[in-house]
C1' cells in the first nucleotide's frame, strides 16, 4: 500500500415504512402525529354468459421454447429467454446498471362523500456507468 472477510458507527438508496410521548432503560405494550392502503352511497360508470372463482397489497404483469403433473386445448408447478412495469447522483432526454418477489381475503369487494377497518415492516450500498451530450430552473443565497 493493495485486494477480501466481520463488526460498528456516520451517510446514503429502495419502500407508506417516520417522528414524538407513557410504562425507569432495552426488549414488548400502550396512545397520539403524520404518511400509505382496504371496505362503503347518491351520481356516474360497468352490464347477459364466465364460479373449474373472484378480490387486494405491491413496480413485480404477461409471452415464447421445453419439462413435470392422468395433462393435445384449458388448470397448477418449473428450467431458460423475453415483457408490461419499477428503481438507481436535483431535473429530463441518450447510455449503462439492478429488480420484474412475496403475501393476505374467502365466494365479497367498479367509482364513491358521511362513516368504518388495517399498515408504518424489511432490504441493500458507501469510489461508482456518479459515463457523453444538451436543454431547463427545482432549491438555496
Nucleotide at each position: 500500500c493493495a485486494c477480501g472477510g466481520c463488526c460498528g458507527a456516520c451517510c446514503g438508496c429502495c419502500g407508506a415504512c417516520u417522528c414524538c410521548c407513557c410504562u425507569g432503560c432495552c426488549c414488548a405494550g400502550g396512545g397520539g402525529a403524520a404518511c400509505c392502503g382496504g371496505g362503503a352511497a347518491c351520481c356516474c360508470g360497468a352490464g347477459a354468459c364466465c364460479u373449474c372463482a373472484g378480490g387486494g397489497u405491491g413496480a413485480a404483469u404477461c409471452c415464447g421454447c421445453g419439462g413435470c403433473g392422468c395433462a393435445c386445448c384449458u388448470c397448477g408447478c418449473u428450467u431458460c429467454g423475453g415483457u408490461a412495469g419499477g428503481g438507481c447522483g436535483a431535473c429530463u432526454c441518450c447510455g449503462g446498471c439492478c429488480c420484474g418477489u412475496a403475501c393476505c381475503c374467502g365466494g365479497c369487494g367498479g367509482c364513491u362523500g358521511a362513516c368504518u377497518c388495517g399498515g408504518u415492516a424489511g432490504g441493500c450500498g458507501g469510489c461508482c456507468a456518479a459515463g457523453a451530450a444538451g436543454a431547463g430552473g427545482a432549491g438555496a443565497u
Notes: c-di-AMP riboswitch aptamer (ydaO/yuaA leader) from Actinoallomurus sp., 141 nucleotides, folded computationally. The model forms 96% of the base pairs in the Rfam consensus. Rfam family: c-di-AMP riboswitch aptamer (ydaO/yuaA leader). Rfam links the family to the GO terms cyclic-di-AMP binding and regulation of gene expression.